Model confidence (mean pLDDT): 81 of 100. Predicted 3D model of a 72-nucleotide RNA (transfer RNA) from Geoglobus ahangari. Taxonomically the source falls in Geoglobus (Archaea, Methanobacteriati, Archaeoglobi, Archaeoglobales).
RNA sequence: GCCCCGGUAGGGUAGCGGAUAUCCUCGGGGGCUGCGGACUCCCGGACCCGGGUUCAACUCCCGGCCGGGGCA
Numbered sequence: 001g002c003c004c005c006g007g008u009a010g011g012g013u014a015g016c017g018g019a020u021a022u023c024c025u026c027g028g029g030g031g032c033u034g035c036g037g038a039c040u041c042c043c044g045g046a047c048c049c050g051g052g053u054u055c056a057a058c059u060c061c062c063g064g065c066c067g068g069g070g071c072a
Stems, first nucleotide, its partner, number of pairs: 001071007010025003018055001026044006048064005
C1' cells in the first nucleotide's frame, strides 16, 4: 500500500430500509422474605464521524477514523 471482517447503553450482544432498537449484565425502585439471597415486575441508559441515495437510513452507497485478520 491493497483486500476482508467489525464499530449499537458503563460492559457484552441481536437487528439490517418504516419496530416503543433485542437480550444479558449494570444502576434505581417495587413484590416476595423474620432480615437477606434466589426469583419476579417496573424504570434508566446506545446506533464511531462526515457526505450521498430515499418520502423515510442504525440498516444501502462513498470517504474518513479506530480495532482485528490476510496478502505484499

Source information
It matches the Rfam family "tRNA". Rfam links the family to the GO term triplet codon-amino acid adaptor activity. Rfam classes the family as a transfer RNA. RNAcentral holds the sequence, with entries from ENA.